RNA sequence: GAAGCCCGCCAGGCCGUCGCUGGCACCGCAUGGGAAACCUGGUGCUGGAGGAACGUCCGGACUGCAAAGGGCAGCGUAGCAGGUAACACCUGUCCACCGUGAGGUGAGGAUCAGAGCAACAGAGACGAGCCGGUUCAGUCCGGGUGAAACGGGCAAUCUCUACGCGCAGCAACACCGAAUAGGCCGGCAUUGAGAUGGCUCCGUGGAGCCGGCGGGUAGGUGGCACCGAGCCGGGUGGGCGACCCCCGGCCCAGAUGAAUGACGGUCAGCCCCGGCGACGGGGUCACAGAAUCCGGCGUAUCGGUGGACUUCACAC
Numbered sequence: 001g002a003a004g005c006c007c008g009c010c011a012g013g014c015c016g017u018c019g020c021u022g023g024c025a026c027c028g029c030a031u032g033g034g035a036a037a038c039c040u041g042g043u044g045c046u047g048g049a050g051g052a053a054c055g056u057c058c059g060g061a062c063u064g065c066a067a068a069g070g071g072c073a074g075c076g077u078a079g080c081a082g083g084u085a086a087c088a089c090c091u092g093u094c095c096a097c098c099g100u101g102a103g104g105u106g107a108g109g110a111u112c113a114g115a116g117c118a119a120c121a122g123a124g125a126c127g128a129g130c131c132g133g134u135u136c137a138g139u140c141c142g143g144g145u146g147a148a149a150c151g152g153g154c155a156a157u158c159u160c161u162a163c164g165c166g167c168a169g170c171a172a173c174a175c176c177g178a179a180u181a182g183g184c185c186g187g188c189a190u191u192g193a194g195a196u197g198g199c200u201c202c203g204u205g206g207a208g209c210c211g212g213c214g215g216g217u218a219g220g221u222g223g224c225a226c227c228g229a230g231c232c233g234g235g236u237g238g239g240c241g242a243c244c245c246c247c248g249g250c251c252c253a254g255a256u257g258a259a260u261g262a263c264g265g266u267c268a269g270c271c272c273c274g275g276c277g278a279c280g281g282g283g284u285c286a287c288a289g290a291a292u293c294c295g296g297c298g299u300a301u302c303g304g305u306g307g308a309c310u311u312c313a314c315a316c
Stems, first nucleotide, its partner, number of pairs: 001312004006307005012267007020048008032039002050287001054298002057296005062169004074165005079093005094108001095106004109160002114158002116154002126151001130143004173222004183213006195204004230250006237244002269284006
């Protein structure tokens, strides 16, 4: 220098103007929406998307239901050892395969418990028979083909072994709670109720009317923005490592027809045009976007950047 391999990091910065939304403080609790439950305003300060917020594929937290214990069935996992709340994840290591190598990939328990399977070729493909030679004796040797032939292979076919798993999911679940219809209870009413026509009376008319209770639905509030498997920094702490331990600091989105934006300036990156050049003009800036919350895996991604290592070539 070229090619490669592994592990990371960033995901435009700053300023101004105008908005959206959560929290806190203060001022109003007035008006308004709604039958109710409940919701709502203004000012100031402050927080406001991601490395994947995505797919919803695994594992948990949480919640409800179910549940003595054991077995069967079903589903899943599979070298060995460790990490973790847990896992199908991660780490280390053995083995197999790929690569010159750094390194990568692995559904890697069992085929003397049983069953099943093998295209073409071949006499014959799972069953020992068949052919040739040989021997006292299926006693021993050999057999064109084919991946496999007189013995075996495949468990990513069933199966067996060991271990794990109750079912559903925040549209879980808890509370508040209409209208209408229906239910129960009480009272009034055919000795005319309610309704209705004209002035407390007289008519019309003919079976309901009133009150209370309770369940469910629409709707609303909580769950739900979290002191946490939390985040950041440090450790001549432990461990090969995943990870664990100790010390210090921090509180870090929370909507529901769903906020996290728009515009302008400027400085960077990239592209195009003009120019010998300094530079000028224009454009662009990936994948994507929280919805109960975490740990993984998988997938998408313009461009930039740091470190370790390998192979080849060259120079000293």
Molecule: Bacterial RNase P class A
Organism: Ramlibacter aquaticus